Record summary:
A computed fold for a 144-nucleotide RNA from a soil metagenome, annotated as SAM riboswitch aptamer (S box leader). It matches the Rfam family "SAM riboswitch aptamer (S box leader)". Rfam describes the family as follows. The SAM riboswitch is found upstream of a number of genes which code for proteins involved in methionine or cysteine biosynthesis in Gram-positive bacteria.
RNA sequence: UCUUAUCCAGAGGGGUGGAGGGACCGGCCCGACGAAGCCCCAGCAACCACGAUGAGCGCCGCCGCGCCCGAGCUUCUUGCUCGCUGCGCCAGCGGCCGCCCAUCAACAGGUGCUAAAUCCGGCAGAACCAUCUGGAAGAUGAGA
Numbered sequence: 001u002c003u004u005a006u007c008c009a010g011a012g013g014g015g016u017g018g019a020g021g022g023a024c025c026g027g028c029c030c031g032a033c034g035a036a037g038c039c040c041c042a043g044c045a046a047c048c049a050c051g052a053u054g055a056g057c058g059c060c061g062c063c064g065c066g067c068c069c070g071a072g073c074u075u076c077u078u079g080c081u082c083g084c085u086g087c088g089c090c091a092g093c094g095g096c097c098g099c100c101c102a103u104c105a106a107c108a109g110g111u112g113c114u115a116a117a118u119c120c121g122g123c124a125g126a127a128c129c130a131u132c133u134g135g136a137a138g139a140u141g142a143g144a
Base pairs, nucleotide, nucleotide: 001144002143003142004141005140006139007138012041013040014039015038016037020030021029022028024122025121026120027119042114043113044112047110048109051104052103053102054101056099057098058096059095060094061093062092064089065088066087067086069083070082071081072080073079118137123134124133125132126131
């Protein structure tokens, strides 16, 4: 820098520091009852990884049926039996890894987060206000 998912839920104490902070702009807030930054501890969450259970798809094997082929028996034709390979089919059973989904767990992996909805708006549409929808920008994860 690009792609993609999410962003109205959740979760703070201490030390240090000493005036800013909430990305940008406007607003509105937070802040000497102590901002940012840094350190320690605690927590939240479930994005990636890992784990459990279940469903679906897929593959393989077995069984079954049908067709083809061969052999035998029988027969006017037909038909019957057996065998093997190949093909097809529905259903069942088992296995498997793969894919995918749902739920759960997550104290010990990688991140992230712990004022206010991403604090609200910014651009466009719904005539205007309000409101709603979509977008932009931003943040975070995963991948490149």